[in-house]
Background: Model confidence (mean pLDDT): 81 of 100. This is a predicted structure of a 351-nucleotide part of an RNA (large-subunit ribosomal RNA, domain III) from a saltern metagenome.
Context: one part of a larger RNA
RNA sequence: UAGCAGCGAGAGUCGGGUGAGAUCCCCGACGGCCAUAUGAGCAAGGGUUCCUCGGCACUGUCAAUCAGCCGAGGGUCAGCCGGUCCUAAGUGACGCCGUAACACGACCGUCACGAACGGGAAACUGGUUAACAUUCCAGUGCCAUCAUGCACCGAAAUCGACGCUGUGGGGAACAGAGAGCGGGGCUAUCGCCCCGUCCAAGUGGGGAACAUCGUGGACGCCGUCAUGGCACGAAGCGAUCGAAGCCCACGAGUGCGCAAGUCUCUGCUACCCAGAGCCCGUGAAAAGAGAGCGUGAUGUCCGUACCCAGAUCCGACACAGGUGCUCAGGCGGCGAAAGCCACGGCCCGUC
Numbered sequence: 001u002a003g004c005a006g007c008g009a010g011a012g013u014c015g016g017g018u019g020a021g022a023u024c025c026c027c028g029a030c031g032g033c034c035a036u037a038u039g040a041g042c043a044a045g046g047g048u049u050c051c052u053c054g055g056c057a058c059u060g061u062c063a064a065u066c067a068g069c070c071g072a073g074g075g076u077c078a079g080c081c082g083g084u085c086c087u088a089a090g091u092g093a094c095g096c097c098g099u100a101a102c103a104c105g106a107c108c109g110u111c112a113c114g115a116a117c118g119g120g121a122a123a124c125u126g127g128u129u130a131a132c133a134u135u136c137c138a139g140u141g142c143c144a145u146c147a148u149g150c151a152c153c154g155a156a157a158u159c160g161a162c163g164c165u166g167u168g169g170g171g172a173a174c175a176g177a178g179a180g181c182g183g184g185g186c187u188a189u190c191g192c193c194c195c196g197u198c199c200a201a202g203u204g205g206g207g208a209a210c211a212u213c214g215u216g217g218a219c220g221c222c223g224u225c226a227u228g229g230c231a232c233g234a235a236g237c238g239a240u241c242g243a244a245g246c247c248c249a250c251g252a253g254u255g256c257g258c259a260a261g262u263c264u265c266u267g268c269u270a271c272c273c274a275g276a277g278c279c280c281g282u283g284a285a286a287a288g289a290g291a292g293c294g295u296g297a298u299g300u301c302c303g304u305a306c307c308c309a310g311a312u313c314c315g316a317c318a319c320a321g322g323u324g325c326u327c328a329g330g331c332g333g334c335g336a337a338a339g340c341c342a343c344g345g346c347c348c349g350u351c
Stems, first nucleotide, its partner, number of pairs: 012030006031347004039327004045307002049305001050074006059067002079142002081303003085119002090113006097105002123140005143299008158289002163278003167274004174267006180197007198255001199253001202250005211240005220230003256261001279283001313322002329341003
C1' cells in the first nucleotide's frame, strides 16, 4: 500500500448452563427451513475422518469453552451379507510363426484370468454397545461336504436362460374410508380431535391359470379384454400336475407394547400366472440344479468402523461445480410438476 478489497446463495430470538472469556458450545421455549430432500440404505472413492476422555499453539475466512483440528485410549466378531465359484465382451501366458533380433507382433491351438449391479447352495425375529451386528446373545430355522445306516437303480428331458409394446387375472407392503377396542387432549353441554391397535425366515397344508387324462357325444354350440375352440371329440362332470411376497396352522406368547393388541370396503405398485401385437433388429454364455430319507462331524481364508456429500469422494479450499444404484407418506394434480405439510433432518450452509 491499507484498516482498502474480501469474509463464497439462505432465520433466528429470548431465558438458563458451562467457562478466565460466549452472537456462535450445551439445555429449554417461541419462531423458521428441506421434505423425489437438506431424509434413509448402498456401490465407487477416501482411510480412522467412527466412539470416549483431555486440550486450543495450528487448521476453521470472525470468536470458540466447539470440531472432520491436537493428544491419548477404545472400537470393525459371519457355514447362510459380500468376496471366494461360473462364464461375457475382452485380457495374459505358452506353443507355432514373423523378424537380423527381441522384452515386439496377426491367425490358430491349449491353459489361465475376466462381473462386490449378469448367473449363483443356505437366516430370520427380538435383545444388546459410548462406538459393531442378518456377524455377538436369546429363540427358531436352513444349506453344503465327509462318514455311516436305509432306500433307489431311474439320469436326461428340463431348469439356469433372457427383445420391445400393450392386455387380462391373482396380489403384499403402503395409503384412504368406516366400525370396535386402548391411551391422550379439548369442551358449560352436545360431542369433537390426535395417536396406537404389532410380529419374520422356516416347516406343513390349501390355492388360480396353463397342461394332461377319464367320462360325455354336440347336428351350431362353447368362450374371451382380445385373438379364438371343436367328431383328429365342444360344453358339462370327475381326476392328476400346479404360481407368487396370497390364505390357514405351527413358529409364538417366556417376543414387542403403558395398554388395546379386531373387522369390512377401496386404490396404486412390487411380485406371480396367462394371452396378444411388432421385427430388413429375432433379443448371452458357463458353472450349477434336476438327483432320496435318517444320524454324527466339519464349514478355513478376506471385507465388515465411519462419510457417501452445499465439510470425510473428484475439482489446489470445510469450493453455489461434478459423481452410479435403491426407498418414495398426506393435500394437490395427468404426474416422481408447482405450492403446502408428516416421518426424519436442520436454523455450524462459520462472523